Context: one part of a larger RNA
Molecule: large-subunit ribosomal RNA, domain IV
Organism: Candidatus Magasanikbacteria bacterium CG11_big_fil_rev_8_21_14_0_20_39_34
RNA sequence: ACAUAGUUCAGGAACUCGGCAAAACAGCGGCCGUAACUUCGGGAUAAGGCCUGCCUCGGGUAACCGAGGCCGCAGCUAAAGACUCCAUGCGACUGUUUACCAAAAACACAGCUCUCUGCUAACUCGUAAGAGGAUGUAUAGGGGGCGAUGCCUGGCCAGUGUCAGAACGUUAAGGGGAGGGGUGAUCUACUUCGGUAGCGUAGCUCUGAUCUGAAGCGCUGAUGAACGCCGGCGGUAACUAUAACCGUCCUAAGGUAGCGAAAUUCCUUGUCGGGUGAGUUCCGACCCGCACGAAUGGCAUAACGGUGUGGAGACUGUCUUGACUAUGUACUCG
Numbered sequence: 001a002c003a004u005a006g007u008u009c010a011g012g013a014a015c016u017c018g019g020c021a022a023a024a025c026a027g028c029g030g031c032c033g034u035a036a037c038u039u040c041g042g043g044a045u046a047a048g049g050c051c052u053g054c055c056u057c058g059g060g061u062a063a064c065c066g067a068g069g070c071c072g073c074a075g076c077u078a079a080a081g082a083c084u085c086c087a088u089g090c091g092a093c094u095g096u097u098u099a100c101c102a103a104a105a106a107c108a109c110a111g112c113u114c115u116c117u118g119c120u121a122a123c124u125c126g127u128a129a130g131a132g133g134a135u136g137u138a139u140a141g142g143g144g145g146c147g148a149u150g151c152c153u154g155g156c157c158a159g160u161g162u163c164a165g166a167a168c169g170u171u172a173a174g175g176g177g178a179g180g181g182g183u184g185a186u187c188u189a190c191u192u193c194g195g196u197a198g199c200g201u202a203g204c205u206c207u208g209a210u211c212u213g214a215a216g217c218g219c220u221g222a223u224g225a226a227c228g229c230c231g232g233c234g235g236u237a238a239c240u241a242u243a244a245c246c247g248u249c250c251u252a253a254g255g256u257a258g259c260g261a262a263a264u265u266c267c268u269u270g271u272c273g274g275g276u277g278a279g280u281u282c283c284g285a286c287c288c289g290c291a292c293g294a295a296u297g298g299c300a301u302a303a304c305g306g307u308g309u310g311g312a313g314a315c316u317g318u319c320u321u322g323a324c325u326a327u328g329u330a331c332u333c334g
Stems, first nucleotide, its partner, number of pairs: 001329008010320002014318001019315001029051004037042001039148001053070007071075001076081001083313007090305002095107002111146007123132003149300004154230003159227002161223005168218003174212002179207005187198004231249005258292001259289001270286005
């Protein structure tokens, strides 16, 4: 000096990112007592207070209760056996997870909703046979989203998607083959008799128009708990300020309820209030929402949490500020 234990005057979180760690409390025993809030079940062992041994007698099956007495500093005499409260965010809850740096606000969940599926179901695996779905049958099964519960879930179908429609337009291969090209014995003309030029049947071959030809797309509608989206400028009231109001441009429609400096606010330590001696955090408000907002759910919410944040009590070597002890090392000598 290190590791692991233990003790410590006065103070008591001044430490620190943070009470991390440690300490302490009450001990699922008994009696009393117990708030807000609440889904009336809880919260709750809330909080808080007192008691606890042994002997004798009485009651009692017993646990145990009552009366009297005894001793100690101390009687749940050892061991074991919750710290508590206030406020707030998130997630309803029990559960699940990154085996070996993350346990959470992530996943799941009951519940809500959309959508597909009429049974040889949809869907999944397999080339297939076949199997699962299911020895089930729409109160069933598959898929997507949200995520208990309460109050709710606004506007926009222009774009994209999905569904429905079938009149018209467009449209492939295929069908069909008008027509055109190549070749083409022969034939015709010419010839230096070697051939050259031309017309060209059939056949073969290349090509090929009108026409016919499905879905799709165009088209017409519907649809948001489908993907998504939900404005700008100028002016106006008898102080000032502000603008219920007016004008104008654009749009498919211009963000409703609720919430709001928020797990979202850049400016920002916004402003005001509270708490502190002092508070970039916290709580309550305000609203100028850079850039909340309604099942990519909005807002509340009792209970719950090895959860995030702020505060209080108790308690302490976390600290002021160190010191000492034990054990084991390091180190020195042997």